[in-house]
Context: one part of a larger RNA
RNA sequence: GAGCGAACGCUGGCGGCACGCUUUACACAUGCAAGUCGAGCGAGAAAGCAACUUCGGUUACGAGUACAGCGGCGGACGGGUGCGUACAACGUGGAUAACCUGCCUUAAGGACUGGAACAACCUUGGGAAACCAAGGCUAAUGCCGGAUAUGACCACGAUGUCUGAGGACAACGGGGUAAAAGAUGGCCGUUUACGGUUGUCACCUUUUGAGGGGUCCACGGCCUAUCAGGUAGUUGGUGGGGUAAAAGCCUACCAAGCCAAAGACGGGUAGCCGGCCUUAGCGGGUGAUCGGCCACACGGGGACUGAGACACGGCCCCGACUCCUACGGGAGGCAGCAGUGGGGAAUAUUGGGCAAUGGGCGAAAGCCUGACCCAGCGAUGCCGCGUGAGGGAAGAAGGCCUUCGGGUUGUAAACCUAUGUCAAGAGGGAAGAAGGGUCUGUAAAUUAACCUUACAGGCUUGACUGUACCUCCAGAGGAAGCCCCGGCUAACUCCGUGCCAGCAGCCGCGGUAAUACGGAGGGGGCAAGCGUUGCUC
Numbered sequence: 001g002a003g004c005g006a007a008c009g010c011u012g013g014c015g016g017c018a019c020g021c022u023u024u025a026c027a028c029a030u031g032c033a034a035g036u037c038g039a040g041c042g043a044g045a046a047a048g049c050a051a052c053u054u055c056g057g058u059u060a061c062g063a064g065u066a067c068a069g070c071g072g073c074g075g076a077c078g079g080g081u082g083c084g085u086a087c088a089a090c091g092u093g094g095a096u097a098a099c100c101u102g103c104c105u106u107a108a109g110g111a112c113u114g115g116a117a118c119a120a121c122c123u124u125g126g127g128a129a130a131c132c133a134a135g136g137c138u139a140a141u142g143c144c145g146g147a148u149a150u151g152a153c154c155a156c157g158a159u160g161u162c163u164g165a166g167g168a169c170a171a172c173g174g175g176g177u178a179a180a181a182g183a184u185g186g187c188c189g190u191u192u193a194c195g196g197u198u199g200u201c202a203c204c205u206u207u208u209g210a211g212g213g214g215u216c217c218a219c220g221g222c223c224u225a226u227c228a229g230g231u232a233g234u235u236g237g238u239g240g241g242g243u244a245a246a247a248g249c250c251u252a253c254c255a256a257g258c259c260a261a262a263g264a265c266g267g268g269u270a271g272c273c274g275g276c277c278u279u280a281g282c283g284g285g286u287g288a289u290c291g292g293c294c295a296c297a298c299g300g301g302g303a304c305u306g307a308g309a310c311a312c313g314g315c316c317c318c319g320a321c322u323c324c325u326a327c328g329g330g331a332g333g334c335a336g337c338a339g340u341g342g343g344g345a346a347u348a349u350u351g352g353g354c355a356a357u358g359g360g361c362g363a364a365a366g367c368c369u370g371a372c373c374c375a376g377c378g379a380u381g382c383c384g385c386g387u388g389a390g391g392g393a394a395g396a397a398g399g400c401c402u403u404c405g406g407g408u409u410g411u412a413a414a415c416c417u418a419u420g421u422c423a424a425g426a427g428g429g430a431a432g433a434a435g436g437g438u439c440u441g442u443a444a445a446u447u448a449a450c451c452u453u454a455c456a457g458g459c460u461u462g463a464c465u466g467u468a469c470c471u472c473c474a475g476a477g478g479a480a481g482c483c484c485c486g487g488c489u490a491a492c493u494c495c496g497u498g499c500c501a502g503c504a505g506c507c508g509c510g511g512u513a514a515u516a517c518g519g520a521g522g523g524g525g526c527a528a529g530c531g532u533u534g535c536u537c
Stems, first nucleotide, its partner, number of pairs: 001537004006533005013385006019378002021343001026341003030338003035073003040070002048061001050059003080296003090220007099213003104209001107206004112146004121136006152177003156173002159170004182201009222268003229259003234256008271293004275286004298319005321332004349375001351374003357371001358369004389417003398409004422478001425472004432464001436460009481526005486507003492521005502509002
């Protein structure tokens, strides 16, 4: 000099854009943060209101609505944090002939025929509660048989091509494996609940791709030798197991290997990177915000489900802690968004909205979304603007200094003249909106109509927000401080003090004329900031 997620002191007008627990991965009251689908399925209220009434009630609407249940998809994304990890991570480059992949996409084929349950519900019982048990009924795109098999998978036999080992690929012959027969719109038919046909969605098997992952290899990036030897599943082999998949990944047996001064092993510290800061560069420091990867979700362990988890707002066990309890037993997990206590020098609102972007579910309308978009608070940072402009005396007053002549503050003020940024008031007032819905019209497809698709037009959808922006009104009115002035280093005098009180980054000032302490006048620097402290280059 530059920089900062800063803090502290003094001061503080406006706006835009960013950023905001670096410390206790400390404990958490309260609310919200993951649901959705009735176009998969069975069941199914009440309040209210109206009618009737024998005044007990009944019926219609509410409503096949709400709350639940079975089932599907999603809860593995999104959001948080950096504890752990010096490597099972990360970065770069490879390998996978050792692998997986729901939804999406390409292509081929299929979707036939049967069955038994379990919730909800009803009954009974237990419990303070959480909830549980027994019996009975029932549906499905839930579950289970059978048929079908070009192809796909597995083992066997035989051929060709390719490959770095192992092996891979292509054509051939006998065995095991699936379906939702579903839902719905239109049309037609009829025993009005089914059938036929067609469209859409969904389903099954195989295939292609995309995107996403798993595993392996090489290289690279901290400190410490006052850590020198480490290692028994250890290193390799065989048999077996296991995984989507190679492998001591696991197991039995056999062999005795394997790593290490180019630093093994141990200890300390630490998430890694794109980047960021600094620098002419080389380097050095760093890893906030944003993006990629990893790890974690009260501490530890475990599996289940699933395409995917060993799963933040799932389950089980152990532990600590908190809460409820009828003492038998139960409930909980903010390192999600707010917020509270605590810690700390220090870090925000228990806000609005799904209007946009994105996500989940759904055919869709739509529902959910503390992701996100906005608003609030904070000079925390960067940037922009203003606090006025022009004229105005050989120069008022006051202050300060003085050699008493004067000098300086100083065109500074007063005063005159215009102007009107920002703030205040009044009026107008966006963009961000694409889509979707509905109505109308046209066209395509269809035998025609309907449905569907495409296009055009009308109406409708904004949290921010009556915001940005524009106009008008009045009037210089409401808006400047902080640090420094001995040298380094831009800026000087007086008074007070008297090695005192004090200053100080270094050198050093102060013991009676201190440009160095304190005050004043004056001056210098920066400016809504200025200094100090801390840290990095």

This is a predicted structure of a 537-nucleotide part of an RNA (small-subunit ribosomal RNA, 5' domain) from Lycopodina hypogea.
The prediction has a mean pLDDT of 84.